[in-house]
RNA sequence: AGAGUUUGAUUCUGGCUCAGAUUGAACGCUGGCGGCAUGGCUAAAACAUGCAAGUCGAACGCGAACGGAGCAAUCCUAGUAGAGUGGCGAAAGGGCGAGUAAUGCAUUCCUAAUGUACCCUGGACUCGGGGAUAGCUCACCGAAAGGUGUGGUAAUACCCGAUGAUAUCAGUUAGUUGUAUGACUUUCUGAUCAAAGGCUUGCUGGUCUAGGAGCAGGGAAUGUCCUAUCAGGUAGUUGGUGAGGUAAUGGCUCACCAAGCCUAAGACGGGUAGCGGGUGUGAGAGCACGGCCCGCCGCAUCGGGACUGAGACACUGCCCGGACUCCUACGGGAGGCUGCAGUAACGAAUAUUCCGCAAUGCGCGAAAGCGUGACGGAGCAAUGCCGCGUGAAGGAUGAAGCCCCUCGGGGUGUAAACUUCUGUCAGGAUAUAGCAAAAAAAUGAGCAAGUCCAAAGGAAGAGGCGGCUAACUCUGUGCCAGCAGCCGCGGUAAUACAGAGGCCUCGAGCGUUAAUCGGAGUUACUGGGCUUAAAGGGUGCGUAGGCGGUUCUUCAAGUACCUUGUGAAAUCCCAUGGCUCAACCAUGGAAUUGCUUGGUAGACUGCAGAACUUGAGGUUGGUAGAGGUCGCUGGAACACUAGGUGGAGCGGUGAAAUGCGUAGAUAUCGAGAGGAACACCAAACGUGAAGACAGGCGACUGGGCCAAUUCUGACGCUGAGGCACGAAAGCGUGGGGAGCAAACGGGAUUUGAUACCCCGGUAGUCCACGCCCUAAACGAUGUAUACUAGACCGCAGGGGCUCUGACGCCAUUGCGGUCGAAGGGAAACUGUUAAGUAUACCGCCUGGGGAGUACGGUCGCAAGAUUAAAACUCAAAGAAAUUGACGGGGGCUCACACAAGCGGUGGAGCAUGUGGCUUAAUUCGAAGCUACGCGAAGAACCUUAUCCUGGGCUUGACAUGUAUGGAUUAGUCGGCGGAAACGUUGAUGAGGCCCUUUGGGUACAACAUACACAGGUGCUGCAUGGCUGUCGUCAGCUCGUGCUGUGAAGUGUCGGGUUAAGUCCCUUAACGAGCGAAACCCCUAUCGUUAGUUGCCAACAGGUAAAGCUGGGGACUCUAGCGAGACUGCCGGUGCCAAACCGGAGGAAGGCGGGGAUGACGUCAAGUCCUCAUGGCCCUUACGCCCAGGGCUGCACACGUGCUACAAUGGCGUAUACAGAGCGAAGCGAGACCGCAAGGUGGAGCAAAUCGCAGAAAGUACGCCCCAGUUCAGAUUGUGGUCUGCAACCCGACCACAUGAAGUUGGAAUCGCUAGUAAUCGCGGAUCAGCAUCGCCGCGGUGAAUAUGUUCCUGAGCCUUGUACACACCGCCCGUCAACUCAUGGGAGCUGGAAAUACCCAAAGUCGCCCUAAUUCAAGGGUGCCUACGGUAGGUUCGGUGACUGGGAGUAAGUCGAAACAAGGUA
Repeated sequence: AGAGUUUGAUUCUGGCUCAGAUUGAACGCUGGCGGCAUGGCUAAAACAUGCAAGUCGAACGCGAACGGAGCAAUCCUAGUAGAGUGGCGAAAGGGCGAGUAAUGCAUUCCUAAUGUACCCUGGACUCGGGGAUAGCUCACCGAAAGGUGUGGUAAUACCCGAUGAUAUCAGUUAGUUGUAUGACUUUCUGAUCAAAGGCUUGCUGGUCUAGGAGCAGGGAAUGUCCUAUCAGGUAGUUGGUGAGGUAAUGGCUCACCAAGCCUAAGACGGGUAGCGGGUGUGAGAGCACGGCCCGCCGCAUCGGGACUGAGACACUGCCCGGACUCCUACGGGAGGCUGCAGUAACGAAUAUUCCGCAAUGCGCGAAAGCGUGACGGAGCAAUGCCGCGUGAAGGAUGAAGCCCCUCGGGGUGUAAACUUCUGUCAGGAUAUAGCAAAAAAAUGAGCAAGUCCAAAGGAAGAGGCGGCUAACUCUGUGCCAGCAGCCGCGGUAAUACAGAGGCCUCGAGCGUUAAUCGGAGUUACUGGGCUUAAAGGGUGCGUAGGCGGUUCUUCAAGUACCUUGUGAAAUCCCAUGGCUCAACCAUGGAAUUGCUUGGUAGACUGCAGAACUUGAGGUUGGUAGAGGUCGCUGGAACACUAGGUGGAGCGGUGAAAUGCGUAGAUAUCGAGAGGAACACCAAACGUGAAGACAGGCGACUGGGCCAAUUCUGACGCUGAGGCACGAAAGCGUGGGGAGCAAACGGGAUUUGAUACCCCGGUAGUCCACGCCCUAAACGAUGUAUACUAGACCGCAGGGGCUCUGACGCCAUUGCGGUCGAAGGGAAACUGUUAAGUAUACCGCCUGGGGAGUACGGUCGCAAGAUUAAAACUCAAAGAAAUUGACGGGGGCUCACACAAGCGGUGGAGCAUGUGGCUUAAUUCGAAGCUACGCGAAGAACCUUAUCCUGGGCUUGACAUGUAUGGAUUAGUCGGCGGAAACGUUGAUGAGGCCCUUUGGGUACAACAUACACAGGUGCUGCAUGGCUGUCGUCAGCUCGUGCUGUGAAGUGUCGGGUUAAGUCCCUUAACGAGCGAAACCCCUAUCGUUAGUUGCCAACAGGUAAAGCUGGGGACUCUAGCGAGACUGCCGGUGCCAAACCGGAGGAAGGCGGGGAUGACGUCAAGUCCUCAUGGCCCUUACGCCCAGGGCUGCACACGUGCUACAAUGGCGUAUACAGAGCGAAGCGAGACCGCAAGGUGGAGCAAAUCGCAGAAAGUACGCCCCAGUUCAGAUUGUGGUCUGCAACCCGACCACAUGAAGUUGGAAUCGCUAGUAAUCGCGGAUCAGCAUCGCCGCGGUGAAUAUGUUCCUGAGCCUUGUACACACCGCCCGUCAACUCAUGGGAGCUGGAAAUACCCAAAGUCGCCCUAAUUCAAGGGUGCCUACGGUAGGUUCGGUGACUGGGAGUAAGUCGAAACAAGGUA
């Protein structure tokens, strides 16, 4: 000191979260020792038991017993114990924080308005009397507690008298002093008031009085939480006079008089809370807290009251009332742990019914001493802080185990074992320092220094390891189980779950939870903001308040400096010291930022006074204006009324209809009456505080601006409350009502249409008066003042210049605008009209939602307005800009995209693929374009896949290795079972290598057995490689450097031209480059050259029925090598230059000549695990392998792709012409012969420019058919055949004869094609035994039409625009309804608490009065005022609960629509 989290990315705003420190803590896991601290935060709820306040015989009178001695009397015990009178203490100490927002506390003062026992220092005194009473005795009552009476007794108890002042009071003399009622000193006189003695005879006590110390009472100022959804409160209330009361002031109390007093600087009310020193945190300012320790206050079961006393309205005193508990003989009594322990209860949670008065202190006492749960100690608890230990050194290329692995190794790890040492703590033994002594002695509850011994022995865990945040792998799990502080992990390869290994952090602790501060500048005093992120009040006037121009003077309140007192101690900080160190403790200092006393200064602020003119205002003269109110008035348009003309439609829309019209509309003419609004002028205009204001004229009236000099002399700015104004809609009363037009009616549209469109139409819109008081009331920008570059335009003034005028120019004032410098800003933008730089004042904001809502208050006739929360919920919500994508946005451009054409599909039959259905099985994959004559360039068996049925095999059909065997083997020939596979059983029986050949060895191959393993067309194409499709042969996609921007990014790649093209040119903060385009490659079109066999044949020669048939030839064609050719090269025009385009020449070919191959960055989790490869998972006598049969061909149906047709541009018959490219040996197969034919027989030739397939067909010529379901069409079916094949039943093709279906040009819709193309015609090939060839891939023959256009449909490219989209429009997203959950408002009521008010009753008690008593005192009786508790009543306020009800939030894929985001389809 920061970090994570909104986005595809960015900057900002903004919340949430984390890292730190801390705690009277609790919980989880773990736990060795010691020191010092701390320990009921909850029920101020209740308490058993014990203890916590006594002491004094030197104040007083009494006075035992047990026991002992003795025969006994009696003595000792003993004047002891004990109770009582009396004195002092018990008001301290100890506990707690309920109450209390001021009767409190803190700080500083005052008391001239006060008291004071014990203590200290002075002065004076202490004389003489008296009567009682407790105890005790006796008697009595009561269960007890306790009480009554009789008799007698003492005092430092009580009473009387004397003396007495420096006491008190009254009068009086003189002085000093204070802000003051006064205080103090002093002279004189008078009145009143005292005492107590005790004992070891020098001590102590007593009385009066003065002073002191300490303590206490009272008062003042300042400070002291939240709430205005508490705005008015108060009758002893505020003051006065008098009296009472008190130690003392005072409405403290009472009588009378007056009507005050407090309050926005927050009274009164409500909530919460003991306050401070301090503590935690923080850089500080602050914020939070007030446990332990210290000071103050308050309280003592709840409430009231007084007594005693120096002191109390009294924690362990008294009286009364209430609640509760206990005892009881039922009559009556007793009690108060918020003292120390302890109990039970509550709770997440907090200790021993311990020891001791040894120390410190307190009470009493002359003292010894006694008492002391204060205190000193110990016990319990890791609750905190601090310290120590759990060993140290050596010890392997490194054991074992565990984990990982690329199988090589690596990690745990010098760690262990092992060797050598040491002795802290715990353990044992011993000892007495110190806490302990001020004259000496004595005194220790408890703690414990020191010394010795033994022994590595008894002593380590917790959390974490995705990022933040230090630390990584394996296995398991499979959106499950679970984790999580935030972001988020988990759906089969999880460093995020769980386990393990390893690692990281801290360590007798470690984590979690809770809480405070910090980070958070996230309430901003230090130190924030308000155009668009939350936030400027709708506007003005103005009260309080805040702030305020220039000069001089006074004062000294603020201010600055010096100073006085205080700011308790402890704490914090510093220094030093004491415990071995530290924590802890001690001493000293500093600090305590504050208040206060006195003084100095006089700048600034302030008070007061004097002056000034620039702020402000006034005067005079001008000037512009839709400024306001009232009245009068005008024309156009509109609808209406009556009339004229006229005669069928009008109107309305995308198209229509409703509507109006033959009862005469619309149209048109003139007339009348009506209401509302004011075209052009008109504008970047003007005016006004804002809302707002527009025909013309008049009346009244507000404000502004300019010029001039003069006047006043700070009169100013802002403005909480307050007052006024305030669009539209709405409300009330009364008018008015032409047009328009919510609601409503109708017509359309639509799936629907309570809308958009159309026809009507009422409130309303208009006027007057009165309310309402809100708007995106916006410049989303408060008002005022000053300062800080300019340029240009407009409106309104006055001035200057040119001789005058127009025009123009110059400077200037006010207002309204545009662009811009600096600056500001997150950016967009703003920029003298600031969002710049400053000042003054006001208003407002503090994450999103809930919500501008609920409740309460105020206002309103109502509608509603204003003020304004919480529970709950989310981790975002948001601003600006960027890149994309998208738009039923725009511009430019392209493409058989449309248009223009030609031919099809969709209808029929058949073929083929798919879906569906069926089935034992109909194997699998492909799914919009980009699946569907696709994988499949050949399903009868095989193929073929456990797809189905059945039968078999198990190291296997196939590969490698190991071990054992040792002739078992391969091959050949057999038998039996069987559908085959297979099983079983015979015969024969080679061969490799070495030595050597009679043979032996070996085990390489083979075989058998066993084991590793093979095998899988099983799953995952969403784990992958490779390959492929598509956008798309579209023109795009990027990089380096530079520059711009805070940044994402941009620029380049945009713009102007041009192109098929990001092709090229020009311009240019860009300059270059790459992948694509093009070119290079192949085929084809022309020519040349080379080479001529199997090809060719012009000339020459030979020859045939004919034929390059032969000799020969290379001329030609052709073949196939190498070259040439085409490049906008040339000409003209267009183009700013250029690039390029248009036209032309030449040329076989002309502007890319035609065709092919070639496919950028990327997109679709596109396709393929069934081509192949491959991770993981799964099967292993089976999901592997073999076999037989079946299925993949199944058929109500639907779709795609094709073929054949529907005919005459045709069909049939006869004759006849012209290709190219291919293929051929398990092959092509000629001629010949047979068969109607398919085909058969046969086998010449040919591994092919030689032979064969091989007849090309359309065409041409001639003939027939004559528009029909036909001489069209050929499906279907029957019969007979042919071929292939082991085998044509399921399930092949072909031939012949016979049969002769649908179909007569095809709905909506839709496909292909721009030239050698479409259309049409045939030929070949791959696969292949054969074949479904109508498919696919090629080949040639014949051979068109149309387009010189881009409005529309589809797709694409570039630029631009909007966006709430980024999984990117197949996006996002809103509301009702339905379901569940949660919190909350209203609610007939029900119920509880709190604080008051009024009235009733009234205990104890103070005070007063009366009576009894001879009087006083005392006592008794009665009574008055006040009053606790209690009761009654009506309200106030805060909760709980409540049938029902309202909205809100959340939830998995629910329903209905489609409101918003693009022009979101009606902005």

Predicted 3D model of a 1467-nucleotide RNA (small-subunit ribosomal RNA) from a metagenome. The prediction has a mean pLDDT of 84. The RNAcentral record of the sequence draws on SILVA.